[in-house]
Context: one part of a larger RNA
RNA sequence: GCCUACGAGUUACCGUCCCUAGCAAGGUUAAGUAUUUAAGAUACGGAGCCGAAGCGAAAGCAAGUCUGAAUAGGGCGUAUAGUUAGUGGCGGUAGACGCGAAACUUUUGUGAUCUACCCAUGGUCAGGUUGAAGUCCCGGUAACACGGGAUGGAGGACCGAACUAUUAAACGUUGAAAAGUUUUUGGAUGAACUGUGGGUAGGGGUGAAAGGCCAAUCAAACUGAGAAAUAGCUCGUACUCCCCGAAAUGCAUUUUGGUGCAGCCUCGUGGUUGAGUCUGAUAGAGGUAGAGCUACUGAUAGGGCUAGAGGGCUUCACCGCCUAUCAAACCCUGACAAACUCCGAAUGCUAUCAGAUAUACACGGGAGUGAGGCGUUGGGUGCUAAGGUCCGGCGCCGAGAGGGAAAGAACCCAGACCAUCAGCUAAGGUCCCUAAAUGUAUGCUAAGUUGUUGUCAUAACGAGGUGCGGUUGCAUUGACAGCUAGGAUGUUGGCUUGGAAGCAGCCAUUCAUUUAAAGAGUGCGUAACAGCUCACUAGUCGAGCGACUGUGCGUGGAUAAUAAUCGGGCAUCAAGCAUACUACCGAAGCUAUGGAAGCCGGUGUAAACCGGUUUGGUAGGGGAGCAUUCCAGUCUGCGUCGAAGGUGAAUCGUAAGGUUUGCUGGAGCGUCUGGAAAAGCAAAUGUAGGC
Numbered sequence: 001g002c003c004u005a006c007g008a009g010u011u012a013c014c015g016u017c018c019c020u021a022g023c024a025a026g027g028u029u030a031a032g033u034a035u036u037u038a039a040g041a042u043a044c045g046g047a048g049c050c051g052a053a054g055c056g057a058a059a060g061c062a063a064g065u066c067u068g069a070a071u072a073g074g075g076c077g078u079a080u081a082g083u084u085a086g087u088g089g090c091g092g093u094a095g096a097c098g099c100g101a102a103a104c105u106u107u108u109g110u111g112a113u114c115u116a117c118c119c120a121u122g123g124u125c126a127g128g129u130u131g132a133a134g135u136c137c138c139g140g141u142a143a144c145a146c147g148g149g150a151u152g153g154a155g156g157a158c159c160g161a162a163c164u165a166u167u168a169a170a171c172g173u174u175g176a177a178a179a180g181u182u183u184u185u186g187g188a189u190g191a192a193c194u195g196u197g198g199g200u201a202g203g204g205g206u207g208a209a210a211g212g213c214c215a216a217u218c219a220a221a222c223u224g225a226g227a228a229a230u231a232g233c234u235c236g237u238a239c240u241c242c243c244c245g246a247a248a249u250g251c252a253u254u255u256u257g258g259u260g261c262a263g264c265c266u267c268g269u270g271g272u273u274g275a276g277u278c279u280g281a282u283a284g285a286g287g288u289a290g291a292g293c294u295a296c297u298g299a300u301a302g303g304g305c306u307a308g309a310g311g312g313c314u315u316c317a318c319c320g321c322c323u324a325u326c327a328a329a330c331c332c333u334g335a336c337a338a339a340c341u342c343c344g345a346a347u348g349c350u351a352u353c354a355g356a357u358a359u360a361c362a363c364g365g366g367a368g369u370g371a372g373g374c375g376u377u378g379g380g381u382g383c384u385a386a387g388g389u390c391c392g393g394c395g396c397c398g399a400g401a402g403g404g405a406a407a408g409a410a411c412c413c414a415g416a417c418c419a420u421c422a423g424c425u426a427a428g429g430u431c432c433c434u435a436a437a438u439g440u441a442u443g444c445u446a447a448g449u450u451g452u453u454g455u456c457a458u459a460a461c462g463a464g465g466u467g468c469g470g471u472u473g474c475a476u477u478g479a480c481a482g483c484u485a486g487g488a489u490g491u492u493g494g495c496u497u498g499g500a501a502g503c504a505g506c507c508a509u510u511c512a513u514u515u516a517a518a519g520a521g522u523g524c525g526u527a528a529c530a531g532c533u534c535a536c537u538a539g540u541c542g543a544g545c546g547a548c549u550g551u552g553c554g555u556g557g558a559u560a561a562u563a564a565u566c567g568g569g570c571a572u573c574a575a576g577c578a579u580a581c582u583a584c585c586g587a588a589g590c591u592a593u594g595g596a597a598g599c600c601g602g603u604g605u606a607a608a609c610c611g612g613u614u615u616g617g618u619a620g621g622g623g624a625g626c627a628u629u630c631c632a633g634u635c636u637g638c639g640u641c642g643a644a645g646g647u648g649a650a651u652c653g654u655a656a657g658g659u660u661u662g663c664u665g666g667a668g669c670g671u672c673u674g675g676a677a678a679a680g681c682a683a684a685u686g687u688a689g690g691c
Base pairs, nucleotide, nucleotide: 001691002690003689004688005687006686011094012093013092014091015090016089017088019086020085021084022083023082026050027049028048032044033043034042035041036040054061055060064076065075066074067073097236098235100233104226105225107224109222110221116200117199118198119197120196121195122194123193124192125190127159128158129157130155134151135150136149137148138147139146163187164186165185168183169182170181171180202218204214205213206212239625240624241623242622243621244620249262250261251260252259253258263369264368265366266365267364268363269362270361276357277356278355279354280353281352282351283350284349290343291341292340297337298336301333302332303331304330306327308326309325310323311322312321313320372397373396374395375394376393377392378391379390380389381388402413403412404411417595418594419593420592422591423590424589428585429584430583431569432568433567437582439581440580441579442578443577444576450571451570461556462555465553466552467551468550469549470548471547472546473545474544482540483539484538485537486536488513489512490511493507494506495505519534523532524531596615597614598613599612600611601610602609603608626680628677629676630675631674632673633672635670637669638668645664646663647662648661649660650659651658652657
């Protein structure tokens, strides 16, 4: 992992509601007694309970009563239906749908054969090295001291086996091993190691102290009991079909992943002056969007006008004068506001009328939900950041399948009762992958731009890319470009300077002359000159040439990890972009044909028929069934001429399932009507067995 078996809303009592049955202003017996075929049933038994009257704390009064001074007002009542049983739904008390803690206890015991420390009594430590004290001898001293040599054999001494420990690395890590192996390493006469026996016990021991160890268990051992502890938590919770179908919000909460009430769902009942919803018309309230501000409050740019202030001049002082300063009020122009408004929509809201539709509401039973999310839109917050966060409107997902977007919860199209090898369309598409146009007409693009998206996926800025416009200038009295020629003189203008001659810099009456034209000079150049060139002019040539501006498509800007993508192949008068048009394809949409079921209306005693409409669905509510085991009756059923079970086949039913039959099997089993449940498995890291 698979298979088989087992495996979770039960039972008792109480309450409440629907339904069924009996009796009814009443209903009903309990214990018990008697009888009996002893499973049970029948009769008796009225104690008791519920109801028929309430109100008040009570005395008490009573269809009323309490409060109150009240005959007021107000609160609770009064216009009747209950009760006893049974099934079912739900609640309560119990383990209460099942499994699951870590833990807890004046609770009961068991452990020191592991290990910690202690006590008693034993045992073990190859070999080698070093050479303390002391002693002896010699030297030495007045005597000591002291020196040398022997001897001696000390040490938590040295090296190193056994023994003990475990430093480092590798291996091992479903191991050879629930802590090891190999190599390496510390100690190895000591606070050494070790055998045997004994002691200390769980808030206790023991600890050269690590919260270590106390039997592979330790920040409080293990075992039994309380005990099915509790679990607002996680997981699981078993056959079928039909009808309806949510919520992720508000308030409160030692409350925020829980719960109560309300909201939203479902089932039943009810009744009115038809309340609900939509559309149209009419009448209203309002201060949003917008707009506006010499209409307020506040903010505000430029100018004018002009108080005041600052600064300067003057003065003993007061005056007075001036202003590259600040500036109230006022005027002109411009412009701002969620907490501004002289104004002011749309939508929404309220009411009335008309039409359409079929809800709305109240009461009672049962819930679930109370983590929401995305898109778009009006806003707050944030950075007009976020797949951010918080509200309002709408849609969708949630609980929604189908087609499109390559792929995809939410985007676009569209809401799946069933069947069909029928048709039409939506979004989106029609070269091939791939169903349908290599469609028609006219342009644009040369960048493979592009060929994707509902939106975004780049911009500022740059550029004789190219198409289409607008304004304007020059041009056969010859434009624009090219070519040929000229481009001079006073003069090297003055100043400055070492120099400054058109061309370092400063100045200006940048002047005048000769001219077809030629600047006191446009750029290059020189130390300064020189030299080249331009403006300007003539000739040649012969038809268009410039400037500014709007717009379409393209271009640079342009950077991410595969050569690496438009989904791919590939595509250039497109298979790209733009405009217009015609065909076709394309979904569970719509239609066609047949069928099923629910609801409403009509006919009908009913069955049924006709018409209309509906049938996506999680949590959840309601309804109808299938199967299993047992019991009672029934068929006075079936069965060794072959039951159940197993395994094939055929067939029936919308499904759970049913029927018939072959083989196997070898002794029990079913139909119908009712009843009762240990009543249905794919999941619980489910339990047991097998493979």
Model confidence (mean pLDDT): 83 of 100. Large-subunit ribosomal RNA, domain II from a Bacteroidales bacterium, 691 nucleotides, folded computationally. The RNAcentral record of the full RNA draws on ENA.